[in-house]
RNA sequence: CACGUGCCACGUGACGCGGUGAAACUCCGCACCGGCGGUGAGAGCCCGCGACCCGACUGCUGCGGCAGGCGGUGAACUCCGGUCAAGAACCCCGGGGCCGACGGUGACAGUCCGGACGAGAGCGGCACGCG
Numbered sequence: 001c002a003c004g005u006g007c008c009a010c011g012u013g014a015c016g017c018g019g020u021g022a023a024a025c026u027c028c029g030c031a032c033c034g035g036c037g038g039u040g041a042g043a044g045c046c047c048g049c050g051a052c053c054c055g056a057c058u059g060c061u062g063c064g065g066c067a068g069g070c071g072g073u074g075a076a077c078u079c080c081g082g083u084c085a086a087g088a089a090c091c092c093c094g095g096g097g098c099c100g101a102c103g104g105u106g107a108c109a110g111u112c113c114g115g116a117c118g119a120g121a122g123c124g125g126c127a128c129g130c131g
Stems, first nucleotide, its partner, number of pairs: 001131001003129006010122001016030004031111002033100002035049004044098002053072003057068004078096005102114003
C1' cells in the first nucleotide's frame, strides 16, 4: 500500500415577497434547493449507483402484515459562447433552457406535514487476518 472479515462514526437541501381567493409555504409572478461514485477538469439534467415506486419468490405471522435477497422501473434537449498552462470541460466561467417519488392537505406541493430518531449509494476511522 492492496485485499478480506468485524465493529464504530458520518451520510439531502430549499417558500421569502407580492397577487387571486372563504381557504394556497400547494395556483400565478418573482424567489430558493440539488444524495453517492466515476469521468483527461470541480456535473441536479454525461455514465453508473442509491432513495422512492412496482412485481413474483422465500421465510415468519397474532392473517393486519413484517423480513430477506432477486428482478423491473428510475426525471431533466443541458444548449450556446468563452476559458486555460502543451492538451483535456455536455463537469469550470458567462448567458439561456429544463427536471424533481409516494401518502396527506380548507386549493393542484422539489421547498409544508408524514412514513423517516427510517433506509441508503457511499465515505472515514479502528481492530484482526492476509499478500